[in-house]
This is a predicted structure of a 696-nucleotide part of an RNA (large-subunit ribosomal RNA, domain II) from Vitreimonas sp. Model confidence (mean pLDDT): 83 of 100. RNAcentral holds the full RNA, with entries from ENA.
Context: one part of a larger RNA
RNA sequence: GCCUGCGAGUGUAGGUAUGUUGCGUCGGCUAAGCCCGUUACGGGGUGGAGCCAUAGCGAAAGCGAGUGUGAAUAGCGCGUUUGUAGCAUACUUACGACCCGAAGCCAGAUGAGCUUGCCAUGAGCAGGGUGAAGUGUGUCGAAAGACACAUGGAGGCCCGAACCCGUUGAUCGUACAACGUCUUGGGAUGACUUGUGGUAAGGAGUGAAAAGCUAAUCGAAUCUGGUAAUAGCUGGUUCUCUCCGAAACAUCUUUUGGGAUGGCGUCGCGUGCUUCCCCUGGGGGUAGAGCACUGGAAGGGAUAAAUAGGGGGAAACCUCGUUAUUCCUAUCAACCUCCGAAUACCAGGUAGGUAUGAGCGCGGCAGUUAGACUAUGGGGGCGAAGCUCCAUUGGUCGAGAAGGGAAGAGCCUAGAUCGUCAGUUAAGGUCCCUAAAUUAACGCUGAGUGCAACUUAAGGAAGUGAGAAUCCUUUGACAAUGAGGAUGUUGGCUUAGAAGCAGCCACCAUUUAAAGAAAGCGUAACAGCUCACUCAUCGAGGGUUCUUGCGCCGAAGAUAAUCGGGGCUAAGCGUUAUACCGAAGCUACGGGCAUUGAUCGUAUUCGUACGAUUCAUGCGGUAGGAGAGCGUUCGCAUCUGCGAUGAAGCCAAAGGGGUGACCCAUGGUGGAGCGUUGCGAAGUGAGAAUGCAGGC
Numbered sequence: 001g002c003c004u005g006c007g008a009g010u011g012u013a014g015g016u017a018u019g020u021u022g023c024g025u026c027g028g029c030u031a032a033g034c035c036c037g038u039u040a041c042g043g044g045g046u047g048g049a050g051c052c053a054u055a056g057c058g059a060a061a062g063c064g065a066g067u068g069u070g071a072a073u074a075g076c077g078c079g080u081u082u083g084u085a086g087c088a089u090a091c092u093u094a095c096g097a098c099c100c101g102a103a104g105c106c107a108g109a110u111g112a113g114c115u116u117g118c119c120a121u122g123a124g125c126a127g128g129g130u131g132a133a134g135u136g137u138g139u140c141g142a143a144a145g146a147c148a149c150a151u152g153g154a155g156g157c158c159c160g161a162a163c164c165c166g167u168u169g170a171u172c173g174u175a176c177a178a179c180g181u182c183u184u185g186g187g188a189u190g191a192c193u194u195g196u197g198g199u200a201a202g203g204a205g206u207g208a209a210a211a212g213c214u215a216a217u218c219g220a221a222u223c224u225g226g227u228a229a230u231a232g233c234u235g236g237u238u239c240u241c242u243c244c245g246a247a248a249c250a251u252c253u254u255u256u257g258g259g260a261u262g263g264c265g266u267c268g269c270g271u272g273c274u275u276c277c278c279c280u281g282g283g284g285g286u287a288g289a290g291c292a293c294u295g296g297a298a299g300g301g302a303u304a305a306a307u308a309g310g311g312g313g314a315a316a317c318c319u320c321g322u323u324a325u326u327c328c329u330a331u332c333a334a335c336c337u338c339c340g341a342a343u344a345c346c347a348g349g350u351a352g353g354u355a356u357g358a359g360c361g362c363g364g365c366a367g368u369u370a371g372a373c374u375a376u377g378g379g380g381g382c383g384a385a386g387c388u389c390c391a392u393u394g395g396u397c398g399a400g401a402a403g404g405g406a407a408g409a410g411c412c413u414a415g416a417u418c419g420u421c422a423g424u425u426a427a428g429g430u431c432c433c434u435a436a437a438u439u440a441a442c443g444c445u446g447a448g449u450g451c452a453a454c455u456u457a458a459g460g461a462a463g464u465g466a467g468a469a470u471c472c473u474u475u476g477a478c479a480a481u482g483a484g485g486a487u488g489u490u491g492g493c494u495u496a497g498a499a500g501c502a503g504c505c506a507c508c509a510u511u512u513a514a515a516g517a518a519a520g521c522g523u524a525a526c527a528g529c530u531c532a533c534u535c536a537u538c539g540a541g542g543g544u545u546c547u548u549g550c551g552c553c554g555a556a557g558a559u560a561a562u563c564g565g566g567g568c569u570a571a572g573c574g575u576u577a578u579a580c581c582g583a584a585g586c587u588a589c590g591g592g593c594a595u596u597g598a599u600c601g602u603a604u605u606c607g608u609a610c611g612a613u614u615c616a617u618g619c620g621g622u623a624g625g626a627g628a629g630c631g632u633u634c635g636c637a638u639c640u641g642c643g644a645u646g647a648a649g650c651c652a653a654a655g656g657g658g659u660g661a662c663c664c665a666u667g668g669u670g671g672a673g674c675g676u677u678g679c680g681a682a683g684u685g686a687g688a689a690u691g692c693a694g695g696c
Base pairs, nucleotide, nucleotide: 001696002695003694004693005692006691011095012094013093014092015091016090017089018088019087020086021085022084023083027052028051029050033046034045035044036043056063057062066078067077068076069075098236099235101233105226106225107224108223109222110221116200117199118198119197120196121195122194123193124192125190127159128158129157130155134151135150136149137148138147139146140145163187164186165185169182170181171180202218204214205213206212239629240628241627242626243625244624249262250261251260252259253258263368264367265365266364267363268362269361270360271359273357274358276353277352278349279348280347281346282345288339289337290336294333295332296331298329299328300327301326302325303324304323305322307321309320310319311318312317371397372396373395374394375392376391377390378389379388380387402413403412404411417591418590419589420588422587423586424585428581429580430579431566432565433564437578439577440576441575442574443573444572450568451567459553460552463550464549465548466547467546468545469544470543471542472541480537481536482535483534484533486510487509488508491505492504493503516531519530520529521528592619593618594617595616597614598613599612600611601610602609603608630685632682633681634680635679636678637677639675641674642673649669650668651667652666655664656663657662
């Protein structure tokens, strides 16, 4: 891991509701005990003690269909009459209370054969080194003593085996081993090591102290008991079908991952249109707008001020400004309003629509109180977040499948009772992958821009399309080509020079078709080359500006790495049009179930129940409510049931029935019990609990 078996809402006693049965409206019931009887420990009798009901109100005295409050004859509160016992079901309270699960707390015992300390009595320590005190001899000294040489053999001394320890590295790490092995290390006459016996223990011991050790267990040992401790926590909780179907909100909470009450669900009873749509009538101060108030803020004008401060001036004063008021222009506001919607909300409604639908009241049973995204209006944040907090009790998911969106809880379409190799649509699509247009018309784009959206900025550009304004133009525009572009004059000044062209001043006049006292290059200064301007050639548009469509650059990342892909110049973008495809939507045909109404039949305690036909409507579903069933074990009755001519059990996709749980048949195996029907009672259904046991 798989298979098989086991494995979780039970019992007792109270309570409430519903259903049903008995008795009853001058009521209902017995409890313990006792008696009978039986072995099934069920039944029959007795027992009226007591309980509920029959009257309430008040704290009570008390009064009483009333009573309490109160001065009250007022007002207000609570009342102004029917049940009771058994059984069943649901929920609830007390108990282990659906099952498994702590870490822990307490009590009594058992442990020092491991280990810690201590006590008693024994044992062990190869070899080598060093050479303290003391002593002897000698020398010196008056002496104390010193020195030398011998001798001596001290030490938590040195090196190093046994022994004790465990520093380093490796190995091992389903091991040789629940801490080992190898290597390398520390101590090794000592606070040394060790044998045997004894002693100290659980809030206690022992501890050269690490909360170490106290039998592989220690920040409180182990075993048994209290004990099914408690667990607002996690996990699990076993057959089927039918109807309806939530919540993730509010208030309170030592409360925030738990509860209680209300809201929302369901079932029963009652009421009956009260609901919703619609119509009519209301109040409002939001969106917007506005500046009449309160404030903010820009420009301009006027007036006033023993007007801050700067500038000018000898001063008077002038000028820039300052503060306040006022006028004009253009404005801003959640805590401004002269105004002011849409929605929403409230009230009324003779009539109308809605009727298997709502609303409301009473009662039984819940679940929910971690919500998510999206749209719109807002607060916080950065007009960030797949962010956070409200509102619209908006939508979807949650609890919702199907189609689309490449893929996908929350987006778009659309709400799956079942069947059909029928039709028709929605969103979205129609070149291939891939069902359906290589459809039609007119434009745009040339960037692979783009090929649903998210994906782009400021800025830049004779990209290209459309529209508009204005100027020049056959009296010839724009561009190009040919020619001219002169004279007074080298204007004056300045300057070494200054001649159109360093700089200053002036900027005239003449000849002309036209030509600046010169727009640029150039020279030391001249010279030289262009320009403006003019003529000729040419022959039809040209210049500037604005609005707008589609493109270009700006534009840097990790697979060559994406439009879902291939690929596409349309199979891209814009505006039209007609077809077609496309879902569990709708339609068609057929079946099932539920429910209201109608008709008929049967039964009837006359309330109704059951069955059939028919019209209509409905049938997604988590938590959850309600209903109807299948199966297992046992009991009573039943079939005067089945069974060795083969029971149960097991095996077999293949037959039949049922919406289903499941039932019946058939064949094989098996070898002795088993079933139908009606009731009843439960150790009553497994795939999950890191479930338990066994097998493999």